[in-house]
A computed fold for a 263-nucleotide RNA from a Lachnospiraceae bacterium, annotated as Bacterial large signal recognition particle RNA.
Rfam family: Bacterial large signal recognition particle RNA. Rfam describes the family as follows. The signal recognition particle (SRP) is a universally conserved ribonucleoprotein involved in the co-translational targeting of proteins to membranes. Rfam classes the family as a non-coding RNA gene.
Taxonomically the source falls in Lachnospiraceae (Bacteria, Bacillati, Bacillota, Clostridia).
The model forms 90% of the base pairs in the Rfam consensus.
The prediction has a mean pLDDT of 77.
């Protein structure tokens, strides 16, 4: 100096996970060997995958600087989503007040003022209505209404005379009808008349003044009311930006580097 063999290498990284490491799984780089098993997991201990196989062997390998893809935590500002919480000189809803302004009414007289009536209350005439008496006709008493009383009875010597049933005729209680007149009583009966009342409403005549009246709608004011929008705050998710922290991969590369045998 050469030659065999081994070591080394054959992607990294972020969250997550987990006591810690690696891996499958998810995301960023980038293209760097195969197969088998892995997330309610699989193998590992600080020298941190595991089990098999394969390929490179100094054009290798480790690597400090710089750069700087992406992640992650934590803040602010801004938006935006959900939630809560307050009642605000803003939208909502009720009221009061007043009249700008739209309608609307008014010299065929506004608003007011005065005054008469009707409608209302009652109470009295009247009338109607019903209902009842009175009045009229009929009818109506076996005996306890009346006149008359046949017959028959009583009394007498007789003449007569008592008493009295039927019958008949008048009636009383009573029964039935009934137009008009009267005469009592009642009433949510009225074409009515009169009296008194009556705060105030409608309707309606008259007289006097001489230009506004209204408040229905817009706007305006007082005062309450609710709490959907809106305004103010809180809390919680997502989003960009910006700071700050941390991890960092591709690329860069100063420097640096075995081990053992043989000739």
């Nucleotide at each position: 100096a050469c030659g065999u063999g081994c070591a080394g290498c054959c992607g990294g990284g972020g969250a997550g996970g987990u006591a810690g490491c690696g891996g499958c799984g998810c995301c960023c780089u980038g293209u760097a060997c195969c197969u088998g098993a892995a997330a309610u997991c699989c193998g590992c201990u600080a020298u941190a995958g595991c089990a098999g196989g394969g390929g490179u062997g100094a054009u290798g390998c480790c690597g400090a600087u710089c750069c700087g893809a992406g992640g992650a935590a934590c803040a602010a500002c801004a938006u935006u989503g959900a939630u809560g919480g307050a009642g605000c000189a803003g939208a909502c809803c009720c009221u009061u007040c007043a009249a700008a302004g739209u309608a609307g009414u008014g010299a065929u007289g506004a608003c007011g003022c005065u005054u008469g009536g009707g409608u209302c209350u009652u109470c009295c005439g009247c009338a109607a209505u019903g209902a009842a008496g009175c009045u009229c006709u009929g009818u109506g008493a076996a005996c306890c209404g009346u006149g008359u009383c046949a017959g028959g009875g009583u009394g007498g010597g007789a003449a007569c005379a008592c008493a009295g049933c039927a019958g008949c005729a008048c009636u009383a209680a009573g029964c039935a009808g009934a137009u008009c007149a009267c005469u009592u009583c009642a009433u949510g009966u009225g074409u009515c008349g009169g009296g008194a009342g009556g705060c105030g409403g409608c309707c309606u005549g008259a007289g006097c003044c001489g230009a506004g009246c209204c408040a229905a709608c817009u706007g305006g004011u007082c005062g309450g009311g609710a709490a959907u929008c809106g305004u103010c705050u809180g809390u919680u998710g997502g989003u960009u930006u910006u700071g700050u922290u941390u991890c960092g991969a591709c690329g860069u590369g100063a420097g640096g580097c075995g081990c053992a045998c043989g000739u």